Small-subunit ribosomal RNA, 5' domain from uncultured Rubripirellula sp., 515 nucleotides, folded computationally. The organism belongs to Rubripirellula, within Bacteria. Its mean pLDDT, the model's own confidence on a scale to 100, is 83.

[in-house]
Context: one part of a larger RNA
RNA sequence: GAAUGAACGUUGGCGGCGUGGAUUAGGCAUGCAAGUCGUGCGAGAAGUUAACUAGCUUGCUAGUUGGCGGACAGCGGCGUAAGGGAGAGUAACGCGUGGUUACGUGCCCUCGAGACCGGGAUAGCGUUGGGAAACCGGCGGUAAUACCGGAUAACAUCUUUGGAUCAAAUGGUGUGAUUCCGCUCGAGGAUCGGACCGCGUGCUAUUAGCUUGUUGGUGGGGUAACGGCCCACCAAGGCUUAGAUGGCUACCGGGUGUGAGAGCAUGGCCCGGCUCACUGGGACUGAGACACUGCCCAGACAUCUACGGAUGGCUGCAGUCGAGAAUCUUCGGCAAUGGACGAAAGUCUGACCGAGCGACGCCGCGUGCGGGAUGAAGGCCCUCGGGUUGUAAACCGCUGUCAGUUAGGAGGAAAUCCAUGAGGGUACUCUCUCAUGGUUGACCGAUUUUCAGAGGAAGGACGGGCUAAGUUCGUGCCAGCAGCCGCGGUAAGACGAACCGUCCAAACGUUAUUC
Numbered sequence: 001g002a003a004u005g006a007a008c009g010u011u012g013g014c015g016g017c018g019u020g021g022a023u024u025a026g027g028c029a030u031g032c033a034a035g036u037c038g039u040g041c042g043a044g045a046a047g048u049u050a051a052c053u054a055g056c057u058u059g060c061u062a063g064u065u066g067g068c069g070g071a072c073a074g075c076g077g078c079g080u081a082a083g084g085g086a087g088a089g090u091a092a093c094g095c096g097u098g099g100u101u102a103c104g105u106g107c108c109c110u111c112g113a114g115a116c117c118g119g120g121a122u123a124g125c126g127u128u129g130g131g132a133a134a135c136c137g138g139c140g141g142u143a144a145u146a147c148c149g150g151a152u153a154a155c156a157u158c159u160u161u162g163g164a165u166c167a168a169a170u171g172g173u174g175u176g177a178u179u180c181c182g183c184u185c186g187a188g189g190a191u192c193g194g195a196c197c198g199c200g201u202g203c204u205a206u207u208a209g210c211u212u213g214u215u216g217g218u219g220g221g222g223u224a225a226c227g228g229c230c231c232a233c234c235a236a237g238g239c240u241u242a243g244a245u246g247g248c249u250a251c252c253g254g255g256u257g258u259g260a261g262a263g264c265a266u267g268g269c270c271c272g273g274c275u276c277a278c279u280g281g282g283a284c285u286g287a288g289a290c291a292c293u294g295c296c297c298a299g300a301c302a303u304c305u306a307c308g309g310a311u312g313g314c315u316g317c318a319g320u321c322g323a324g325a326a327u328c329u330u331c332g333g334c335a336a337u338g339g340a341c342g343a344a345a346g347u348c349u350g351a352c353c354g355a356g357c358g359a360c361g362c363c364g365c366g367u368g369c370g371g372g373a374u375g376a377a378g379g380c381c382c383u384c385g386g387g388u389u390g391u392a393a394a395c396c397g398c399u400g401u402c403a404g405u406u407a408g409g410a411g412g413a414a415a416u417c418c419a420u421g422a423g424g425g426u427a428c429u430c431u432c433u434c435a436u437g438g439u440u441g442a443c444c445g446a447u448u449u450u451c452a453g454a455g456g457a458a459g460g461a462c463g464g465g466c467u468a469a470g471u472u473c474g475u476g477c478c479a480g481c482a483g484c485c486g487c488g489g490u491a492a493g494a495c496g497a498a499c500c501g502u503c504c505a506a507a508c509g510u511u512a513u514u515c
Base pairs, nucleotide, nucleotide: 001515002514003513004512006511007510008509009508010507013365014364015363016362017361018360019358020357026321027320028319030318031317032316035078036077037076040075041074047068048067049066050065051064052063053062054061055060056059085276086275087274094201095200096199097198098197099196100195101194103193104192108189109188110187111186112185113184114183116150117149118148119147125140126139127138128137129136130135156165157164158163171181172180202248203247204246209239210238211237214236215235216234217233218232219231220230221229251273252272253271254270255266256265257264258263278299279298280297281296282295301312302311303310304309329355331354332353333352337351338349339348340347341346368398369397370396371395378389379388380387381386402456404451407448408447411444412443417438418437419436420435421434422433423432424431425430459504460503461502462501463500464485465484466483470499471498472497473496474495480487481486
């Protein structure tokens, strides 16, 4: 000098774009953060309406039947493995880079083939019981794109090449399905992932030896898949001063800071990968998890309790306590982008988009402009003549940025959807193209405009040398200053104050850290 996720001190007008729990991976009140589909299924409350019946306060109440309606809950499907957070662990095939294949892949695309005949349950529901609650039973009965059996069976799987084995929902919408949405098997693709290998990737020898599933083989088991991954048996190997093993520290990369570069330092925001989800362990479901807001067990902590027993997990968004030098709102909206579900309308989305707070950073703008000497007053210095503050002020003329105020407002919106019309695809259910009209903004707002008037907007550090900028007074080795050299003991340009000056400026200094 440059830099920072900074903090502290003094000061503080506006805007844009960024950025903000670095410490206790400490504990958490409260709300929200993952649902959706009635075009899979049964059932169906409130409400409303028509008829009938009964009561009567003659227009209301109750009941029955039928229509409309569709809440809460349930079965089922898909999603909840994404998105979001954090960096504890990890010195490792974890990451980076280049290769390898013994593997999987829901949704999506293409192609081929198929969907026949049956069955038994179960939740919801009804009834009943236990319990403070959480919840848990008994009995009865019901549906499906839930579940099961049989058939069919190849270019699929196994194979001793004879053969054997394996599926489905003709379901939904609709008057009507070869055509729309789905179901099953197979092949291919795309995407994403699993596994393996070469090389690279801290400090420490005041850590020198380490290892028994250890190293290899045979045969099995297991996995989507290779493999001591696991097991039985056999052999005695394997690693290491080119640093094994141990200890300490640490997520890694793209990048970032600095520097002429080589390097050195670093990994916050953003992107990719990895790991974690109160601590430890485990599997289930599933295309995918050993699963942040799923399950089970153990532990610590906390809450409720009728003392028998239950419940919870903010390293999601806000917020709170604690510790700390230190880090924000318990905000608005799904309008846009993206995601889940749905045929769609749409619903959900603390992802996201926005607003709020903080000079935390960078950048931009403003705090006026021109004239104005009798060089006013005041201040400071003085050789008492004057000098300086200083064109600075006053005063005169002008302008109107920003902020304030008034009224508009482009754009962020194009789709979807609806209606109409035209045309095409064998097509009154589907689909494509075009045209016209209609529909959608949380928030921001370019820009224009009304009004008023210099009005609302300047400080901080420094002035002995390094280092730009000095005089007077006070103090008297005191009080104090200080980055280094060093100042201060009665004339201090170094302490304190005043005036003046220098530098930077909505900031200026200090501290910490890196180069």